[in-house]
C1' cells in the first nucleotide's frame, strides 16, 4: 500500500530508547523540542453481551432410559478408522465387629484424543469456473429467548505486494 476482521479516529499524560542543540569545562549531564516504542486515561464512532412489558415457547399424560446450557467467532453437524480416563459390571483376593474399603483380572460402555473424507457457513477473484483458500480457537459456570429503561464488555490478530 493493499487485504480479512467491529477492532477505527481524536485529546492529554507517565515511562523507556535514540537523535538535536545550548552553556562551562580536562571530562560526562539533566529539562524543553524532535522521532520511535510501551503502559494506562477521558471522548467519538463501530461491534458483541446480559436485561421488562407485550410476544413467543413451555405447561393441562403415567413410567423408564439418556442427556446441563448458554455466549464470541465464518467456523457447525453427520460419516468411517485407531486409542481411550472416570464411572458401571462381574469374578478372585485382602483387610474392617459392620456398613463397606482397598487390589486384581475381565466385559459392557465410553467423555475425550488423533487421523480421514465430505459439510452449514465464510473469504477471494483480469477470467465468475468442474476456481482457489478457510472451515479453529476461546469464554461464563449450572445461569442467560425476544426486550424499552438501564447495566456491561471488546476495539485485537493475521495475511499479501514492493
Nucleotide at each position: 500500500c493493499g487485504c480479512c476482521g467491529a477492532g477505527u479516529c481524536g485529546u492529554g499524560g507517565a515511562c523507556c530508547a535514540c537523535a538535536c542543540c545550548c552553556c562551562c569545562g580536562c571530562a560526562u549531564c539533566a529539562c524543553c523540542c524532535g522521532u520511535g516504542g510501551u503502559c494506562g486515561a477521558c471522548g467519538a464512532g463501530c461491534c458483541g453481551g446480559g436485561g421488562a412489558a407485550c410476544c413467543a415457547c413451555a405447561c393441562u399424560u403415567c413410567c423408564c432410559c439418556c442427556u446441563g446450557g448458554g455466549g464470541u467467532g465464518a467456523a457447525u453437524c453427520g460419516c468411517c478408522u485407531g486409542c481411550a480416563a472416570g464411572g458401571c459390571g462381574u469374578g478372585c483376593c485382602g483387610c474392617g465387629c459392620g456398613a463397606g474399603c482397598g487390589g486384581c483380572a475381565c466385559g459392557a460402555g465410553g467423555a475425550g484424543c488423533a487421523g480421514g473424507a465430505g459439510u452449514a457457513g465464510g473469504c477471494c477473484u483480469g477470467u465468475c469456473g468442474u476456481g482457489g483458500c478457510c472451515g479453529a480457537a476461546c469464554c461464563c459456570g449450572u445461569c442467560a429467548g425476544c426486550u424499552c429503561a438501564c447495566c456491561u464488555g471488546g476495539u485485537a490478530g493475521g495475511c499479501g505486494u514492493a